[in-house]
Molecule: SAM riboswitch aptamer (S box leader)
Organism: Brevundimonas sp.
């Protein structure tokens, strides 16, 4: 750099350097000279991987509860901050007797992208 899986509604601060953009992306909304983003040091969340103990399945590999959280990561605004694409479902309007078709607002559901682990290439 890439493929496979898994997960994403929870949670997590304090100082110091430095100074203008930052939240991946477009479009919104937000943080932000009352110092953000990064750096560095110390704290801290959680439990993906490793680590105990227990079932399950049993050739191997696997799957499930649970504890711990020294070790390997990861995070400590704001649902992955919201939406984008595909189609459902419901509420107003309009063009119409209507069928239909258009617009507006909400709710989920399904993909794509993202981000974090873990495995092989």
């Nucleotide at each position: 750099c890439g493929c496979u899986c898994a997960u994403c509604a929870a949670g997590a601060c304090c100082g110091g350097c430095u100074g203008a953009g930052g939240g991946a992306u477009a479009g919104g909304c937000c943080c932000u000279u009352u110092g953000a983003c990064g750096c560095c040091g110390g704290g801290g969340c959680a439990a993906c991987c490793a680590u105990c103990g227990g079932g399950g399945a049993c050739a191997c590999c696997c799957c499930c509860c649970g504890a711990a959280a020294c070790g390997g990561u990861g995070c400590c605004a704001a649902c992955u901050c919201c939406u984008g694409c595909g189609g459902g479902g419901a509420u107003u309007c309009c063009g119409u007797c209507a069928c239909c078709g258009g617009a507006u607002u909400c709710c989920g559901c399904g993909a794509g992208a993202g981000a974090u682990g873990a495995g092989g290439g």